[in-house]
RNA sequence: GCCGAUGUGGUGAAAUUGGCAGACACGCUAGGCUUAGGACCUAGUGCUGAAAAGCGUGGGGGUUCGAGUCCCUCCAUCGGCA
Numbered sequence: 001g002c003c004g005a006u007g008u009g010g011u012g013a014a015a016u017u018g019g020c021a022g023a024c025a026c027g028c029u030a031g032g033c034u035u036a037g038g039a040c041c042u043a044g045u046g047c048u049g050a051a052a053a054g055c056g057u058g059g060g061g062g063u064u065c066g067a068g069u070c071c072c073u074c075c076a077u078c079g080g081c082a
Stems, first nucleotide, its partner, number of pairs: 001081007010026003019065001027045006046055003058074005
C1' cells in the first nucleotide's frame, strides 16, 4: 500500500427482514433477611433537565416517513496479502 472483519450503557452481550435501542447476565445503589457478613429475595440503575421534554449505537455526512442495521468518508483494534 491492497483486501477483509469488528466498534452498542460501568462490563460481557442481544436487537441481522430497516420499525419500542440496550433484552439477558454481571456489577453498582437502596431495602429485606442476618448478631455481622456472604448467599438468597425485592426494587432501581444511559446522559442533560426542577419538570415537560430533548439527546444517545466509534467521529462526520447522506438515503429514507423511519437507520445500530443501507451508502460515502475518516478513526481505532484485529486478521490476511504484498
Transfer RNA from Bacteriovoracaceae bacterium UBA4573, 82 nucleotides, folded computationally. Lineage of the source: Bacteria > Pseudomonadati > Bdellovibrionota > Bacteriovoracia > Bacteriovoracaceae. The prediction has a mean pLDDT of 80. Its Rfam family is "tRNA". Rfam classes the family as a transfer RNA.